Source information: This is a predicted structure of a 120-nucleotide RNA (SAM riboswitch aptamer (S box leader)) from a marine eukaryotic metagenome. The model forms 94% of the base pairs in the Rfam consensus.
RNA sequence: CUUAUCCAGAACGGCAGAGGGGACGGCCCUGUGAAGCCUAGCAACCGGUCGCAGUCCGCCAAGGCGGGCCCAUGAUACGGUGCUAAUUCCGGCGUCUGGCAUAUUCAGGCGAAAGAUGAG
Numbered sequence: 001c002u003u004a005u006c007c008a009g010a011a012c013g014g015c016a017g018a019g020g021g022g023a024c025g026g027c028c029c030u031g032u033g034a035a036g037c038c039u040a041g042c043a044a045c046c047g048g049u050c051g052c053a054g055u056c057c058g059c060c061a062a063g064g065c066g067g068g069c070c071c072a073u074g075a076u077a078c079g080g081u082g083c084u085a086a087u088u089c090c091g092g093c094g095u096c097u098g099g100c101a102u103a104u105u106c107a108g109g110c111g112a113a114a115g116a117u118g119a120g
Base pairs, nucleotide, nucleotide: 001120002119003118004117005116006115011039013038014037015036019029020028021027024091025090026089040084041083042082045080046079047078048076049075050074054069055068056067057066058065059064088114093111094110095109096108097107098106099105
């Protein structure tokens, strides 16, 4: 840089000891213990394995049997990552809809930007 996903899911554990939720503005979490580490767990993004169905080939004592390819909103946590408060906690930019005291306002929808994670 490209691309996919981001309203689901997951700890009443051990060590530790004050911070954390990316930044900013909010709003939150936290000594009824933050970060971090360990363990445990969640998850099908990449790989592996299995595989309903399909298709092709071979054999057949005609019942079937063997093999290749491929595979379900498929199964599996085996390998590589990731994740385990709150929607990516909410907002910031654009647009649409509605309300109204017509204002640089409020509510909601969609999109963008930014970010996170995977794959390339």